[in-house]
RNA sequence: GCCCCCAUAGCUCAGGGGAUAGAGCGUUGGCCUCCGGAGCCAGAGGCGUUGGUUCGAAUCCAACUGGGGGUA
Numbered sequence: 001g002c003c004c005c006c007a008u009a010g011c012u013c014a015g016g017g018g019a020u021a022g023a024g025c026g027u028u029g030g031c032c033u034c035c036g037g038a039g040c041c042a043g044a045g046g047c048g049u050u051g052g053u054u055c056g057a058a059u060c061c062a063a064c065u066g067g068g069g070g071u072a
Base pairs, nucleotide, nucleotide: 001071002070003069004068005067006066007065010025011024012023013022018055027043028042029041030040031039048064049063050062051061052060
């Protein structure tokens, strides 16, 4: 240089065109407890960027950015 794959919450991952974008762990507050832990309840927090397609895009297409792999 060329080719392929990936990018969703703090972390690990679901979601393959239309529901309010979800789970586990973590985290914050509360209950409980002598304290802590465990348990229970509630909350905060996210679609890499810019365009395109579409009535409608996290999802399809392109470029870019970042990461991983392959190849002389």
Molecule: transfer RNA
Organism: Chloroflexota bacterium